[in-house]
Predicted 3D model of a 476-nucleotide part of an RNA (small-subunit ribosomal RNA, 3' major domain) from a metagenome.
Context: one part of a larger RNA
RNA sequence: UGACGGGGGUCCGCACAAGCGGUGGAGCAUGUGGUUUAAUUCGAUGAUACGCGAGGAACCUUACCUAGGCUAGAAUGUGAGUGACUGAUCCUGAAAGGGGUCAUUUCUUCGGAACACGAAACAAGGUGCUGCAUGGUUGCCGUCAGCUCGUGCCGUGAGGUGUUGGGUUAAGUCCCGCAACGAGCGCAACCCCUAUUGUUAGUUACCAGCACGUUAAGGUGGGGACUCUAGCAAGACUGCCGGCGUAAGCCGCGAGGAAGGUGGGGAUGACGUCAAAUCAUCAUGGCCUUUAUGCCUAGGGCGACACACGUGCUACAAUGGCCAGAACAGAGGGUCGCCAAACCGCGAGGUGGAGCCAAUCCCAUAAAUCUGGUCCCAGUUCGGAUUGGAGUCUGCAACCCGACUCCAUGAAGGUGGAAUCGCUAGUAAUCGCGCAUCAGCCAUGGCGCGGUGAAUACGUUCCCGGACCUUGUACA
Numbered sequence: 001u002g003a004c005g006g007g008g009g010u011c012c013g014c015a016c017a018a019g020c021g022g023u024g025g026a027g028c029a030u031g032u033g034g035u036u037u038a039a040u041u042c043g044a045u046g047a048u049a050c051g052c053g054a055g056g057a058a059c060c061u062u063a064c065c066u067a068g069g070c071u072a073g074a075a076u077g078u079g080a081g082u083g084a085c086u087g088a089u090c091c092u093g094a095a096a097g098g099g100g101u102c103a104u105u106u107c108u109u110c111g112g113a114a115c116a117c118g119a120a121a122c123a124a125g126g127u128g129c130u131g132c133a134u135g136g137u138u139g140c141c142g143u144c145a146g147c148u149c150g151u152g153c154c155g156u157g158a159g160g161u162g163u164u165g166g167g168u169u170a171a172g173u174c175c176c177g178c179a180a181c182g183a184g185c186g187c188a189a190c191c192c193c194u195a196u197u198g199u200u201a202g203u204u205a206c207c208a209g210c211a212c213g214u215u216a217a218g219g220u221g222g223g224g225a226c227u228c229u230a231g232c233a234a235g236a237c238u239g240c241c242g243g244c245g246u247a248a249g250c251c252g253c254g255a256g257g258a259a260g261g262u263g264g265g266g267a268u269g270a271c272g273u274c275a276a277a278u279c280a281u282c283a284u285g286g287c288c289u290u291u292a293u294g295c296c297u298a299g300g301g302c303g304a305c306a307c308a309c310g311u312g313c314u315a316c317a318a319u320g321g322c323c324a325g326a327a328c329a330g331a332g333g334g335u336c337g338c339c340a341a342a343c344c345g346c347g348a349g350g351u352g353g354a355g356c357c358a359a360u361c362c363c364a365u366a367a368a369u370c371u372g373g374u375c376c377c378a379g380u381u382c383g384g385a386u387u388g389g390a391g392u393c394u395g396c397a398a399c400c401c402g403a404c405u406c407c408a409u410g411a412a413g414g415u416g417g418a419a420u421c422g423c424u425a426g427u428a429a430u431c432g433c434g435c436a437u438c439a440g441c442c443a444u445g446g447c448g449c450g451g452u453g454a455a456u457a458c459g460u461u462c463c464c465g466g467a468c469c470u471u472g473u474a475c476a
Base pairs, nucleotide, nucleotide: 001476002475003473004472005471007470008469009468010467011466012465013464015460016459019423020422021421022420023419026314027313028312029311030310031309032308033307034305035304042053043052064300065299066298067297068296069295070294076123077122078121081117082116083115086103087102088101089100090099091098092097105114106113107112125289126288128287129286130285134283135282136278137277138276139274141272146185147184148183149182150181151180152161153160154159165176166175167174191266192265193264194263196234197233198232199231200230201229202228206223207222210221211220212219237260240254241252242251243250244249303442316416320375321374322373323372324371325370326369332363333362334361337356338355342351343350344349382413387408388407389406390405391404392403393402429452430451431450432449433448434447435446
């Protein structure tokens, strides 16, 4: 100087408390451990691994296993030489591959060029090892308020001071003081979205007034008001008032205002820590391999299953289930695509073909909600696992191993021990919708979007993590 303390002081955080909803019990989905296996490819392992890399494992992917093949090799360049390329076809084979048969060049300045095959040779290849040789990227502490420098001063020196102190703040934020005076990286602001208003512009969006028109409809003329779209601008600064205070600032069901003290959200992550993670995104040193640890192909495996754990979904019901009727979003996607009307099918879906490169057309009926009816507390009209049968779709192909539909079946489950997680407001809870990946999909995952919409916070003694000052130390 740090680090640590079951030392002290001050302060903060859904850290506790106060509340609401879960997990831990059930069934299933998914990841992991273990076990099994020819293989169950590899990595991630307290917090910071375990719906993680994977934003799509039937083949492919694929790295694993078994079997069959290739050896300058699957790709690219130089290349003697040969000839078009290519098309048709036969044998063998699971395919990859191997072996044949037939037809057959173009341009030309006649030097050759184009294209294909191609011996030898030079460069290959490796998801093989080392993340403790590395770059790059990432997680955590932590969006915590810290981390430093120049000059000066103090100290033999390590170093200190500044950065401590008194206040204040979300903040090393600001004020006052002070052997310090300044400065940098962080904080904040500048950026984006959102909440209000004005203005400009009206198509594909809108429709108040005026016409036309319809079973219905901005459907048509028209309009530029409104909504909206998307550019510009205004607006919030403790600016004003009162109180407290030297000041910074704090307090006020204070005014004004759409918004009030950082308005809400995002992007943004200092010096560093964990020899943290990744050699399997990529790059790369070294090592290893070269008729194999490389490459091609078929099939299998990554999907096994006594068991254990994590993360979720669906429930156990009446604030509910079912039936009928009625209403209201936002944000996205679409040409190898989204697919309307109409018809067929109980349905998944099929036929069909209009429109749309999309504020125009389509995906696309939002659901919870409301109204009426029914069920009457039961393993049920709850719950839907499992299984049997029949189908649809994608795809060369759904046996291993896809999703969906219909009929039948109807398991466990009566709110869950010890323990444990999330959340402070348009949040939790709850309800549906969309997208990426994608032929299809094991999505209940991930990322977004809107609808309905709470309760509670006395307080900081305690648990956890963190910040500053101080103290002890046999630790560095």

The RNAcentral record of the full RNA draws on SILVA. It matches the Rfam family "Bacterial small subunit ribosomal RNA".